[in-house]
Large-subunit ribosomal RNA, domain I from a Caldilineaceae bacterium, 541 nucleotides, folded computationally. The source organism's lineage runs through Bacteria, Bacillati, Caldilineae, Caldilineales and Caldilineaceae. Its Rfam family is "Bacterial large subunit ribosomal RNA".
Context: one part of a larger RNA
RNA sequence: GGCACACGGGGGAUGCCUUGGCGUCAAGUGCCGAAGAAGGACGUGUAGCGCUGCGAUAAGCUAUGGGGAGUUGCGCUAGAGCGAAGAUCCAUAGAUAUCCGAAUGGGGAAACCCGGCUGGGGGAAUGCCCAGUCAACGCAUGGUGAACACAUAGCCAUGACGUGGGGAACUCGGGGAACUGAAACAUCUAAGUACCCGGAGGAGAAGAAAAGAUUCCGUGAGUAGUGGCGAGCGAAAGCGGAGGAGCCCAAACCGUUCUGGCUACGGCUGGAGCGGGGUUGUAGGACCGGCAAAAGGGGUAAGUUGACAGUGGAACGGCAUUGGAAAAGCCGACCGCAGGGGGUGAAAGUCCCGUACACGAAGUCGACCCAACCUGGCUGGUAUCCUGAGUACCACGGAGCACGCUAACUCUGUGGGAAGCUGGGAGGCCCACCUCCCAAGGCUAAAUACGCUUGACGACCGAUAGUGAACAAGUACCGUGAGGGAAAGGUGAAAAGCACCCCUGUUAGGGGAGUGAAAUAGAACCUGAAACCGUGUGCCU
Numbered sequence: 001g002g003c004a005c006a007c008g009g010g011g012g013a014u015g016c017c018u019u020g021g022c023g024u025c026a027a028g029u030g031c032c033g034a035a036g037a038a039g040g041a042c043g044u045g046u047a048g049c050g051c052u053g054c055g056a057u058a059a060g061c062u063a064u065g066g067g068g069a070g071u072u073g074c075g076c077u078a079g080a081g082c083g084a085a086g087a088u089c090c091a092u093a094g095a096u097a098u099c100c101g102a103a104u105g106g107g108g109a110a111a112c113c114c115g116g117c118u119g120g121g122g123g124a125a126u127g128c129c130c131a132g133u134c135a136a137c138g139c140a141u142g143g144u145g146a147a148c149a150c151a152u153a154g155c156c157a158u159g160a161c162g163u164g165g166g167g168a169a170c171u172c173g174g175g176g177a178a179c180u181g182a183a184a185c186a187u188c189u190a191a192g193u194a195c196c197c198g199g200a201g202g203a204g205a206a207g208a209a210a211a212g213a214u215u216c217c218g219u220g221a222g223u224a225g226u227g228g229c230g231a232g233c234g235a236a237a238g239c240g241g242a243g244g245a246g247c248c249c250a251a252a253c254c255g256u257u258c259u260g261g262c263u264a265c266g267g268c269u270g271g272a273g274c275g276g277g278g279u280u281g282u283a284g285g286a287c288c289g290g291c292a293a294a295a296g297g298g299g300u301a302a303g304u305u306g307a308c309a310g311u312g313g314a315a316c317g318g319c320a321u322u323g324g325a326a327a328a329g330c331c332g333a334c335c336g337c338a339g340g341g342g343g344u345g346a347a348a349g350u351c352c353c354g355u356a357c358a359c360g361a362a363g364u365c366g367a368c369c370c371a372a373c374c375u376g377g378c379u380g381g382u383a384u385c386c387u388g389a390g391u392a393c394c395a396c397g398g399a400g401c402a403c404g405c406u407a408a409c410u411c412u413g414u415g416g417g418a419a420g421c422u423g424g425g426a427g428g429c430c431c432a433c434c435u436c437c438c439a440a441g442g443c444u445a446a447a448u449a450c451g452c453u454u455g456a457c458g459a460c461c462g463a464u465a466g467u468g469a470a471c472a473a474g475u476a477c478c479g480u481g482a483g484g485g486a487a488a489g490g491u492g493a494a495a496a497g498c499a500c501c502c503c504u505g506u507u508a509g510g511g512g513a514g515u516g517a518a519a520u521a522g523a524a525c526c527u528g529a530a531a532c533c534g535u536g537u538g539c540c541u
Stems, first nucleotide, its partner, number of pairs: 001540009015526001016490002020461002022458009031166002039100003042055003046078002049075003061094006070082003105114003115134007136163003139159006170201001171199005181188001185228001215242005225233002246443003249388001253276010281421001283387004287381005296375003303368006310359003316332004321328001333350002335339001341353003393416008403428001423438005477484002497525001500512004
């Protein structure tokens, strides 16, 4: 030095475990904000760091309800207290709620600085202290009021009128790439995607016929088409389902208020606001005449039901078995609308929490159903009047439609530019016939998308997995910043966490003693693989 065996060190794999994740389904539920949000800063405890809670009334204050013996949140104790005169705790409703932040009295390098006005406190007086109030824009109402006579602009006041800012994803609109693919590349594709901006809300959008209500799912179908007919893109009708709901204006005409022009003072003719009326295509309405008082729609109270605390809830004992421990084994019983699940010193239907089932709200909120209330008709006539204009449509240029154009349909940048009911549009160029429909105003629930809460479940993970995060995790740390972003779980049934003694420089480490079933479970703590490093013995060289 090698090999073998034994025993260790080191290391933290493996096994077992789960406080945490992931997913599916079901039910419920979804905006917050000047009444100051989201998010923070700083405080706040008997002691004090972090987390949590809270706000100078500061781990809390008040009321109501629940509950019934302990309790002063967690890591983490000690002390001092509280509690059957019902605490802690749980739910609901309130009070308080510093400073920053849209931040809004002015300023500002966020969490700071400096003010005005009104009222109050204090003081000899100033300083000082407290409460309230003071941004801008829009709208409404009122006042005032130029150039310029009336007027208007402007200015001022008031308003518990509105807006502002935030929100992971979902939604609509305004803008809008490139890499890439086409085996190069330009039309094309990627893709109206990413990204930016604006709006809305618990959904949004769409939507009641110039049509086959709107929306969503399945199918039709990778079909018809489209396409340097390349790469690719890619419908619709129909059918089957989910859901189902329809309405209101503008105008004609009538009334009313204000106001203008003309006038032969008899009137004629406008404009604006408000109210009634009216809303469609076998045309409808106004207008003239006749009849009726409903269906339907919206919807409050009451009622029913649910959510947000909770309550009751069956049935087992023994052993001289094993063990540290019984829930195991053995013996004998019982309950079951409950043998889902979890815990208890191993493996419990009957020990504990629960489970099936049955109950429960002072208060708040939701759903359903809807008295009241609001709204809401039919018919005959047809002379006259009304029925959405720089619109429809056309040309050119674009865009959207699955459709890249012989290209209907929708939108519109430029130019042209109707009819008006004997009217107008569509049916994929265009014309005729035929059929369907009534644009140029508006609103509209549900079925849909996404999230959250609760519950159940899982041929989902089990600490290099599963969320980045089972632990002080968006923490530590890195970066000027945008941003990036970890590692890190397990003593034991119970701390019973090693009193006391010894070695030592030692509160390091170790040896005894003691606890414990176990201490090679001793906190660097379950198991404890391998690499690697030793000690002892044997053999070989």